[in-house]
RNA sequence: AGAGUUUGAUCCUGGCUCAGAAUGAACGCUGGCGGCGUGGUUAAGACAUGCAAGUCGAACGGGACUUCGUGAAGGGCAACUGGAUCGAAGUUCAGUGGCGAACGGGUGCGUAACACGUGAACAAUCUGCCUCGAAGUGGGGAAUAGCUCGCCGAAAGGCGAAUUAAUACCGCAUGUGGUCGGAACUCGCAUGAGUUUCGAACUAAAAUCAGGGACCGCAAGGCCUGAUGCUUUGAGAGGAGUUCGCGGCCUAUCAGCUAGUUGGCGAGGUAACGGCUCACCAAGGCUAAGACGGGUAGCUGGUCUGAGAGGAUGAUCAGCCACACUGGGACUGCGACACGGCCCAGACUCCUACGGGAGGCAGCAGUGGGGAAUAUUGGGCAAUGGGCGCAAGCCUGACCCAGCCACGCCGCGUGAGUGAUGAAGGCCUUCGGGUCGUAAAGCUCUGUGGGGAGGGACGAACAAAUCUGGGGCUAAUCACCCGGAUCCUGACGGUACCUCCUUAGCAAGCACCGGCUAACCCUGUGCCAGCAGCCGCGGUAAUACAGGGGGUGCAAACGUUGCUCGGAAUCAUUGGGCGUAAAGCGCACGUAGGCGGUCUGUUAUGUCGGAUGUGAAAGCCCUUGGCUUAACUGAGGAAGUGCAUCCGAAACUGGCAGGCUAGAGUACUAAAGAGGGUCGCGGAAUUCCCGGUGUAGAGGUGAAAUUCGUAGAUAUCGGGAGGAACACCAGUGGCGAAGGCGGCGACCUGGGCAGAUACUGACGCUGAGGUGCGAAAGCGUGGGGAGCAAACAGGAUUAGAUACCCUGGUAGUCCACGCCGUAAACGAUGAGUGCUAGAUGUCGCGGGUAUUGACCCCUGCGGCGUCGAAGUUAACGCAUUAAGCACUCCGCCUGGGGAGUACGGCCGCAAGGCUAAAACUCAAAGGAAUUGACGGGGGCCCGCACAAGCGGUGGAGCAUGUGGUUCAAUUCGACGCAACGCGCAGAACCUUACCUGGGUUAAAUCCACCGGAACUCCGCAGAGAUGUAGAGGUGCCCGCAAGGGAGCCGGUGAGAAGGUGCUGCAUGGCUGUCGUCAGCUCGUGUCGUGAGAUGUUGGGUUAAGUCCCGCAACGAGCGCAACCCCUGUCGUCAGUUGCUAACAGGAAAGCUGAGCACUCUGGCGAGACUGCCGACGUUAAGUCGGAGGAAGGUGGGGAUGACGUCAAGUCCUCAUGGCCCUCAUGCCCAGGGCUACACACGUGCUACAAUGGCCGGUACAAAGGGUCGCGACAACGCAAGUUGAAGCCAAUCUCAAAAAACCGGCCUCAGUUCAGAUUGGAGUCUGCAACUCGACUCCAUGAAGUUGGAAUCGCUAGUAAUCCCGGAACAGCACGCCGGGGUGAAUACGUUCCCGGGCCUUGUACACACCGCCCGUCACACCAUGGGAGUCAGUUGCUCCAGAAAUCGGU
Repeated sequence: AGAGUUUGAUCCUGGCUCAGAAUGAACGCUGGCGGCGUGGUUAAGACAUGCAAGUCGAACGGGACUUCGUGAAGGGCAACUGGAUCGAAGUUCAGUGGCGAACGGGUGCGUAACACGUGAACAAUCUGCCUCGAAGUGGGGAAUAGCUCGCCGAAAGGCGAAUUAAUACCGCAUGUGGUCGGAACUCGCAUGAGUUUCGAACUAAAAUCAGGGACCGCAAGGCCUGAUGCUUUGAGAGGAGUUCGCGGCCUAUCAGCUAGUUGGCGAGGUAACGGCUCACCAAGGCUAAGACGGGUAGCUGGUCUGAGAGGAUGAUCAGCCACACUGGGACUGCGACACGGCCCAGACUCCUACGGGAGGCAGCAGUGGGGAAUAUUGGGCAAUGGGCGCAAGCCUGACCCAGCCACGCCGCGUGAGUGAUGAAGGCCUUCGGGUCGUAAAGCUCUGUGGGGAGGGACGAACAAAUCUGGGGCUAAUCACCCGGAUCCUGACGGUACCUCCUUAGCAAGCACCGGCUAACCCUGUGCCAGCAGCCGCGGUAAUACAGGGGGUGCAAACGUUGCUCGGAAUCAUUGGGCGUAAAGCGCACGUAGGCGGUCUGUUAUGUCGGAUGUGAAAGCCCUUGGCUUAACUGAGGAAGUGCAUCCGAAACUGGCAGGCUAGAGUACUAAAGAGGGUCGCGGAAUUCCCGGUGUAGAGGUGAAAUUCGUAGAUAUCGGGAGGAACACCAGUGGCGAAGGCGGCGACCUGGGCAGAUACUGACGCUGAGGUGCGAAAGCGUGGGGAGCAAACAGGAUUAGAUACCCUGGUAGUCCACGCCGUAAACGAUGAGUGCUAGAUGUCGCGGGUAUUGACCCCUGCGGCGUCGAAGUUAACGCAUUAAGCACUCCGCCUGGGGAGUACGGCCGCAAGGCUAAAACUCAAAGGAAUUGACGGGGGCCCGCACAAGCGGUGGAGCAUGUGGUUCAAUUCGACGCAACGCGCAGAACCUUACCUGGGUUAAAUCCACCGGAACUCCGCAGAGAUGUAGAGGUGCCCGCAAGGGAGCCGGUGAGAAGGUGCUGCAUGGCUGUCGUCAGCUCGUGUCGUGAGAUGUUGGGUUAAGUCCCGCAACGAGCGCAACCCCUGUCGUCAGUUGCUAACAGGAAAGCUGAGCACUCUGGCGAGACUGCCGACGUUAAGUCGGAGGAAGGUGGGGAUGACGUCAAGUCCUCAUGGCCCUCAUGCCCAGGGCUACACACGUGCUACAAUGGCCGGUACAAAGGGUCGCGACAACGCAAGUUGAAGCCAAUCUCAAAAAACCGGCCUCAGUUCAGAUUGGAGUCUGCAACUCGACUCCAUGAAGUUGGAAUCGCUAGUAAUCCCGGAACAGCACGCCGGGGUGAAUACGUUCCCGGGCCUUGUACACACCGCCCGUCACACCAUGGGAGUCAGUUGCUCCAGAAAUCGGU
């Protein structure tokens, strides 16, 4: 410090989300130790039990008990016994009395308040205990609790009688003083305060204890001294009360509130001011700077966060406040309206004898309840602190400790070193290996924590007691006071800490690993199960689910959830915006407020500087100490940006005073204008009425109809009525604040502008509320109504047509008056002022020059426009009429939807307007620009795209493919163009993948072992696969032989195979298609924030992004073209198997000799390039025409297919990842099927006939094939073919007949001498085999069909059409496919339309890209919410009834 997420991509706006820190936390999983802290946030809900406030005998009387002393009556001879009484010391019980209980401890209900914080004030106050000072403490009296007795009651408790004490209570005396009144002085801002003085009235008290020489007393004691008390008073300290300035929540959908209310006089009351209370008088007081009301809340120091400013918060600790079951009340007291006090009322709980009583954990523990959730019914007063006491001491759940909880912070440990055969094992793997991993084991060490044993603290200082020193007090000793020594005191705790022993032994988890965000693989799953903070993962190859391995992060923790701040400049003071993203009020006038020209003087409000006081402690920060360290903690410092007071400065701001004229305004002159209002006038046109002419239509539309018209329309002429609006002028022109304003004239009236002077002297700008104006529509009342025209009616259109079109037509439109108050009321741009290049047009006014005058030209001011610099903007754009640079004021915005809606309020006659939410829901919504795609948008251009033609398909029969159906199987794939005579260049078996049945560890390669050469022939069983019997046969190399080796075959074993099974949406390769369309890109440069643009657009031209010109582009690549092949002309070379002009032979045939001229063959060349001429064009590219030429503008044809698109096709050509099968989904075999058949479609063949059919005759090709072959020729057969057989591995032989054509003849328009399906019979050929299921031949049979509906296909020249020929594959099978030649047309005006395509441009809310996107109803399901007769509870306003305790007064 940022990141993710809107898009195909981009920039911006904007929300959502994440990474950080924090927590009194909770939950999940896990858990070794210690230190220091923290721990009922919810039910201020209810509480069993125990404890939490007592103490003082040195204030007082009494009871009980203990010890001691005394020792009576009685008894005894006595010793003695006995123990009364009294006294002393002590313990204890209740009581009187004193002090405390108002502190300490808890909680946060209430409270929006002087409650809190901060700073002031009290001259308006009080103060027990404590400290210092002054003066006293004399002398009396009357009661009462307790106790005893009696009585009532269940109890709690109460009543009566008698008796008694005090530091309890009450008079009297005294008065230093105090209070009150007068005077003087000093002080103060002031009501007044202080000091001094005078006067009179009022006003106090309590004793207890200790010690003691003399003196008095029987004694107690007096007396003296001391201590502690008591009284009066002054001062202090600390505490309390009251008042004031300022500060800190939300809500205006709360706008008015207030009768003790505001003030005054008087009185009462209080410690004290005060309507605090009361009587009377006045009518005030508060409020937009937010009164009153509602909601919420204890406040603060601080805490968390943040760079800060801020935001959130107010646990623990500390200060203040409030409260103590709920509400009210007072008493006592220095202090309370009192947590563990009282009285009353209420709710609740408990006891009860039913008559009555008792209680208050928001003290510490604890209980149940509620809740996600929060601890022990512990120890001790040893320390600190508090109460009482002279003290010892007692009390103290304050406190100090311990216990529980990883709740937080901090520290430590779970070992350290070495150790590579990189062990085993896990996981992954490309099978080579990699990784867990020096990790482990092993070896060498250490000993924190844990366990055992021993030692063992600090915290303790006191006080008292004893001893002792010194001083004070005293007449003096003692006592008392100050100091020293000794002695005594520890809950924690035998704890911390130290030493020894023990063993690596007993101690690691949690979350995450798609991006943000550090960390990756395998398996399982298959939009299932699940994950998810946001974006989003999962539909068979998931780094996102689950598990495993590995890794990353943190670590006794780790994650999740909640809440807070941050990031968020996303409420913007620091630090945002408003033309189009959310956002300028429709416009003006103007109140409060805010802001305000220039000069001088003054003041000191703001402002600035200094000083003083305060800003508690703790905390934060710095320094430095103490616990081994840290957390924690001690000490010191700094800071605390604040508040108050005082002093100073005077530039700026404000105030006051006085000037100025540049802002603003007034007066004068002139011109412009649809500015506003009222009244009047005018003509054109529409409609209607009357009359004339006139006749059959008119009107209307894309076309029609409704409609009008023979009762006379439309048309036309004349006359009249009435209403509304004002053609031309007219203009990006004018006026107005906006809405808006348009014939002409008159009257009334507003504003702006120019010019020239004079005057006023800041009089200004903006403007919350407020007020006025405000298009159209609409509303009310009354008029008016020609045309137009919502609603409505009819006619059309349409699937429908509540629309668009047509015919009618009512409100309304018009006028007057009154409402409404809204619009895309827009420049989507608030008003004002100043500043910041220009160019140009136009309107109004002026100046200069010139002119007779008007223009032109130069120039000033004010408007209205266009284009542009800087600048600005996300971009588009804006740009002196700013959206630039600044200032002032107002309004408005804060994600989309819900919604400008609901509720409330205000306005309105109504319609409705203004103000204006929330629940819920989404991860976006949006702006500008970019590239595409698309458009029943535009422009240009092309293509057998249409048109013009020719021939077809669609109808028939057959062939073939497909769908469907059927079947045991009818194997599979291909599905718009771009599947369907397609894969298949050929299914009887095979093929074959399908079905039925039979069988099978089984075919190839490699290795090991054994046997045999290989191989050939044959029998039996069987449908066959297969099983089994037999015979022949020995090769090559080395070696004399035996034997060995190579190769092959068989058997066994091992590893391994095999799959036309799935996924073409995991893939390679290949292919189709757009499309042989002219496009697709790159480098550098330039432009743009960027996506991108430019280049490639433009002007021409082309078949072409072909070329030329221009141009911020310059070049280049893949495509186009050319280079390649065939063909068309010529030359040259070559001359057999080809050819034959001349010569020779021959009956004939290039048959032979001969020749290579020609044809031809096939090598090499030539040729065509817009090269030449003319015209057009820009002098270009090029186009048109011409010449020459075999061929002319790409000569014709082929091959060649850019970047890419269609998840196009193919896993069944092949290859291949993954998955699946393994006595089977593999392999072998027989038979069947792929050939089925109510039907539908595609592609073809043959026809329907005379341009024909049949018969006979006669010609002319090219390109191919052939030895498992082509097969001449001859014979036979009607024929298919058969038999024999020459030649030919082919320019030699052969297939081979070319056919249409041509010549001649017959047929004569018919289901025929057309057509040939179907069927019967007889055959041929191939083949192991033609039944399912081949082709062909002959004889016979002779179906449909007479040119084909809607629709649709091909073709632009050697093309269509038509006619034959050949080939591939193949045993055989062709109407298919691939090729070859023969004959050989018609038409193209043209580009409006259909289809497809290219370029430019435009709109877009599309980008899966128009087969897009998207709106609403309905139906069904689910979720959430509402309404609903009512009913219950809570809160609140107003009014009324009843009225406890208590206080005060009266009696």